[in-house]
């Protein structure tokens, strides 16, 4: 250095006109880019995570069936594991870049709302890929 185990901490940005009764939501122009990889730096490569769905398990509450044993149905939590999950082209540097530089383009959960949300408000003082840190065992 690397490997397991635990500890505490960190772990997502970003609006101004217009038009209207009303819009940070529409229209115009602007604005933002989580984590880890990748011959050299990624919203667009390759994987991951957030949301949202199911299956199994636990757990905890109702409910209906039974004479008991016990058997069915709901609904909410948690964990495991699938499932879903958006978007890049030319050019030019270079040993090497869909990552750098020029030019042009695209994307962006779910629920809410006096009017339709990437940018407001809530779930969320939650979760979280992961990152740093110290202990503590290994080789």
């Nucleotide at each position: 250095c690397g490997c397991g185990u635990g500890u505490u901490c960190c772990g997502g940005g970003g609006u101004c006109g217009g038009u209207g009764a009303a819009a940070g939501u529409c229209c115009g122009a602007g604005c933002c880019g989580g984590c880890g990889g990748u011959g050299a730096c990624a919203g667009u490569c390759c994987g991951c995570g957030a949301c949202c769905c199911g299956u199994a398990c636990g757990c905890a509450g109702c409910c209906c069936c039974a004479c008991c044993c016990g058997g069915g149905g709901c609904c909410g939590c948690g964990u495991c594991c699938g499932g879903u999950u958006g978007a890049u082209g030319u050019g030019g540097u270079g040993a090497a870049a869909c990552u750098c530089c020029a030019c042009g383009a695209c994307c962006g959960a779910c629920g809410g709302u006096g009017a339709g949300a990437g940018u407001c408000c809530g779930g969320a003082u939650g979760g979280g890929a992961g990152g740093a840190u110290c202990a503590c065992g290994c080789c």
Molecule: FMN riboswitch aptamer (RFN element)
Organism: Microlunatus antarcticus